This is a predicted structure of a 349-nucleotide part of an RNA (small-subunit ribosomal RNA, central domain) from an uncultured bacterium. RNAcentral holds the full RNA, with entries from Greengenes. It matches the Rfam family "Bacterial small subunit ribosomal RNA". Gene Ontology terms of the family: structural constituent of ribosome and ribosome. The prediction has a mean pLDDT of 90.
Context: one part of a larger RNA
Parts: sequence; structure tokens; C1' cells
RNA sequence: CUGGGCGUAAAGCGCGCGUAGGUGGUUUAUUAAGUUGGGUGUGAAAGCCCCGGGCUCAACCUGGGAACUGCAUCCAAAACUGAUUCACUAGAGUACGAAAGAGGAAAGUAGAAUUCACAGUGUAGCGGUGGAAUGCGUAGAUAUUGUGAAGAAUACCGAUGGCGAAGGCAGCUUUCUGGUUCUGUACUGACACUGAGGUGCGAAAGCGUGGGUAGCGAACAGGAUUAGAUACCCUGGUAGUCCACGCCGUAAACGAUGACAACUAGCUGUUGGGAAGCUAUGCCUUUCAGUGGCGCAGCUAACGUCUUAAGUUGUCCGCCUGGGGAGUACGGCCGCAAGGUUAAAACUC
Repeated sequence: CUGGGCGUAAAGCGCGCGUAGGUGGUUUAUUAAGUUGGGUGUGAAAGCCCCGGGCUCAACCUGGGAACUGCAUCCAAAACUGAUUCACUAGAGUACGAAAGAGGAAAGUAGAAUUCACAGUGUAGCGGUGGAAUGCGUAGAUAUUGUGAAGAAUACCGAUGGCGAAGGCAGCUUUCUGGUUCUGUACUGACACUGAGGUGCGAAAGCGUGGGUAGCGAACAGGAUUAGAUACCCUGGUAGUCCACGCCGUAAACGAUGACAACUAGCUGUUGGGAAGCUAUGCCUUUCAGUGGCGCAGCUAACGUCUUAAGUUGUCCGCCUGGGGAGUACGGCCGCAAGGUUAAAACUC
């Protein structure tokens, strides 16, 4: 080198875009780099291997051959790969026509609820728990009615429903905007796939500056519980949670399952399109694109998975190699910091 793997045993980068590289549809002609055949030269000797010879045999020595799977060069072949070239339309894309959607950004706005303020009614409790207490309340609480203010979140619809690459996205309206699906025509004519580096996005928490703060609520205080209780329960409550801008760059970032393509039984639900039929505001058949349940073959250590593969194959990338030490130390890079990323060894079992 070849050879094994990555759902749960070690192992798929959190997710895109994309450079180099790797790989790449059908067809004509040319070429001859790869490829194939042949020739020539070279491939030292010794050794290995084969056939002989010499020491009584052997080791050993010795003759010949083969081999030296390589390199260079010449001739030839042209199927395959490459290169150049004529075309093509099945991949990919564009236009036209329809469709669905919590996809994104900004602005506006609505009704419940909560808390607070003011006013009315009203009187002794309220609240909370397993039971209590701290707490609130005769300076009039809780309850109830009216008015006002504030901030945050959007019940029902609502759904193994939808959209998005992932993170994620939910009241309503408007503006701007990305992607997707379906039908049939037209057009471009391989423009494709993957993607080391690179670059962008990236929950929550956290950080910086300035706002905002209703509820909730790390820290903290008090009350309980308890042997203790730096907890679980209760009463309060600051950061934070919210907004703008800028950082951070991590998660059980999970389907613990990389991307793309092809092929391989069925049954059933559901979402969005198309087509045909019918007894037509629906039903049925069928066909694309999603999303679920079950299941054959196959695969799997088993669990399970099974056209949304973990089946059968191809291309490209990432990653794994006993446990601990350790995702740590040192160094580099990044960050305001917290820390992140890259990433060992001694030693030990």
C1' cells in the first nucleotide's frame, strides 16, 4: 500500500455557500498522455530459483540458464479513461402559468390576562402549605365595580399539520424579501456532484454600551422541614429574561444516522399540487412533491431499520483505532472577559 469501521459499542464537522482538488450524461471525428501488444538497449557481480559439475555426502565452492515484475526508446492498436472537436437532451438551469406555508426583515395595531395607580362599595381577615410560619391587612387589605398606566406573551384554531440549510419560526394588518412544489410548452446545452483550506449563519446562558422592567426569577434575605438543610416547600427579591447595536460561537446543535445519484414487495393515515371518471360543493382511481404508522426481502451483535434504509451500488468530504490521564498541559490562532478552537506526553490499569 491493500484490508475494517462511524443509529445505540470509539467514530458524521451544528448548518449552509464555495476555492483548489477528486469525480462526472448521450454521440461524431481526431489524437495517443494513461492503457494494451511487440522490438531494441539497459536492468554490475554475488545472492534467491532451475539444470549440471567438484570436495566420500552436506554445508561450501563452481559452470550454464532463468529471473531481475523496472527504466529509456522505437513500432503498432484505438475499446476504455484523458485531451481537442461536431452535435444531442434524459442531468442541471431559465422563462411563462398556477399553488401552499408560524420562511426572513421592518412598521403599525387588537383582545384576554397580570401587576400597579386613582376612585366607589364593603369589613376582618387575606395569602400560603402536607401542616405551618415569614409576608400583606383597621393608615381599610383580600373580594368586587369603574377609570387609567406599563411591560411581556399571543388561549381557542392547533394537528406524529406547515415553513426553513441548520439554529429555529405562531394574534392580526401592511410594505420589502428568500426558498419550495405542481402542470405543460419554449429556451440554454453537461453549465453537474462533492468540497481540504476559506467564508457566512448559528438555541440558551454570558459579555459591552444605551434603553426598558408587568410577570417570572440565578444570587441574596427571611419562614419552614431536618440530626444538619448552604436544598427540595413557602414569602420576598437583584442580575437576567424584553429592545437597539456590537461581541461570544458553544448544546443530548439528536434522526445521537454527512451530501448527491441510481435501483430494490406491499398496506395504511395525513399536507400541497396535477390528471381521469362519477350518482359532483363530495366520492373514487391515478400521478408528482412532502410528512407519519406498519411491514416483505435484505441488513444488523441484538435492539431495530426497511423507497424518508441502517438494503444493493457509485462519487466526494469528515471522523475512529483500549480505559484513565484529557478534550487537559504547552504552544499557535480567536475573544473585552468568560472562555473557544487546534491538541499531546509522562504515568497508570